[in-house]
RNA sequence: UGAGUCGGUUAGACAGUCGCUCUUAUAAGGGAGGAAAGUCCGGGCUCCAUAGGGCAAAGUGCCAGGUAAUACCUGGGAGGCGUGAGUCUACGGAAAGUGCCACAGAAAAUAUACCGCCUAUUUUUAGGUAAGGGUGAAAUGGUGCGGUAAGAGCGCACCGCGCGUUUGGUAACAAACGUGGCAGGGAAAACCCCACUUGGAGCAAGACCAAAUAGAGAUCUACGUAGCGAUUAAGCUAUAACGUAUGGCCCAUACGAGAUCAGGGUAGGUUGCUUGAGGCAAACGGUGACGUUUGUCCCAGAUAAAUGAUUGUCCACGACAGAACCCGGCUUAUCGACCGACUUAUUAC
Repeated sequence: UGAGUCGGUUAGACAGUCGCUCUUAUAAGGGAGGAAAGUCCGGGCUCCAUAGGGCAAAGUGCCAGGUAAUACCUGGGAGGCGUGAGUCUACGGAAAGUGCCACAGAAAAUAUACCGCCUAUUUUUAGGUAAGGGUGAAAUGGUGCGGUAAGAGCGCACCGCGCGUUUGGUAACAAACGUGGCAGGGAAAACCCCACUUGGAGCAAGACCAAAUAGAGAUCUACGUAGCGAUUAAGCUAUAACGUAUGGCCCAUACGAGAUCAGGGUAGGUUGCUUGAGGCAAACGGUGACGUUUGUCCCAGAUAAAUGAUUGUCCACGACAGAACCCGGCUUAUCGACCGACUUAUUAC
């Protein structure tokens, strides 16, 4: 100097004039994002009598930590990619079972012999073989030596695979030693098995105030028995049946009514609504995510939807783009500017 990898900050700035909105003492102060987007996750909060048990269903899937919690984050392990800094993983189980591997090929699991090699031979054929070749994404462990008629884990050495022991590590896992010729491979993002998690609905949740309407309708289902009480009652208790209770089924529990059709009135206001698992700074602990302590700050609450217009200067000449109960993540879109660490190529000293 070039090329790359990872991380962080920012999101045009300053001044004036007019305009909008919230708080408020009418002094003064505040007013869209890093993704506000997607609605993919996790929760807070509110309500459903209880939120209880089980089945089914759904979700997650290496290990250990972090967190309110998660499918998120951090660190580690294994496998892959990259010269490297780094990066990716839908990463439990194939010796529980079922199903699948098109076409090609002789044959893709109840495995097999097309060419080839060897032996015999009537040269027709028979037997042996899976080392060589072909087909294929994949041909049944690999390489080498020996052996053989020719070969083959047939035998041996090493590697691979299974099992066992020891060591290190919290663990995933790794290493060493021993043993066995060895259950043929892929794939569970097929069904399945295993482990863990899960009640539901949602701020249009919910609460309060005011007002209005037709204390007008139709149809269907259930209310049994016994005792007490009472007197031709009402009521209470037990049990049975039925029904309802914010995903399905069963049980428990609570309640006593429930379901369908058609029609009428209201849909206005207040609240929920912004002080919160909050921001910033420092110290300490930790590899890190993060945690603890101290100090400091209040930083949108609209409701048909508020931050716009204009002038001047500067510059990097401004992309993607607008809150609607709130927060923590992930994913997607994106013009630039600045900062730090690391890798690599070339050159010079």